This is a predicted structure of a 95-nucleotide RNA (Glycine riboswitch aptamer) from Anaerocolumna sedimenticola. Its Rfam family is "Glycine riboswitch aptamer". Rfam's curators write: This family represents the bacterial glycine riboswitch.

RNA sequence: UUGAAGGAGUUGGGAGAGACUGUAAAUAUAUGAAAUAUUUACAGCGCCGAAGGUGAUUCGCAAUAACUCUCAGGCAAAAGGACCAACUCUGGACG
Numbered sequence: 001u002u003g004a005a006g007g008a009g010u011u012g013g014g015a016g017a018g019a020c021u022g023u024a025a026a027u028a029u030a031u032g033a034a035a036u037a038u039u040u041a042c043a044g045c046g047c048c049g050a051a052g053g054u055g056a057u058u059c060g061c062a063a064u065a066a067c068u069c070u071c072a073g074g075c076a077a078a079a080g081g082a083c084c085a086a087c088u089c090u091g092g093a094c095g
């Protein structure tokens, strides 16, 4: 059971922190160089925590946990984003 837990998909919502500095390349503006803007890569300093991941005497599960660390990821917009809601599918009482 007129379908709970769990799982998947779609839609909507969804925080924080430098549009930092330097070098190189490309593109655009520019009469040429210089200069300016954008993008990419590398380096440096400063920060954020809500993808993921680490962390408790030993092994495994769960909770603490929206904890912790800041490895990863991120710091205009875009993208991503824990989590929440609605719907659909699965599931079948494991709640």
Base pairs, nucleotide, nucleotide: 006090007089008088009087010086011085012084013083018045020044021043022042023041024040025039026038027037028036029035046075047074048073052071053069055067

About this RNA:
Its mean pLDDT, the model's own confidence on a scale to 100, is 78. Taxonomically the source falls in Anaerocolumna (Bacteria, Bacillati, Lachnospirales, Lachnospiraceae).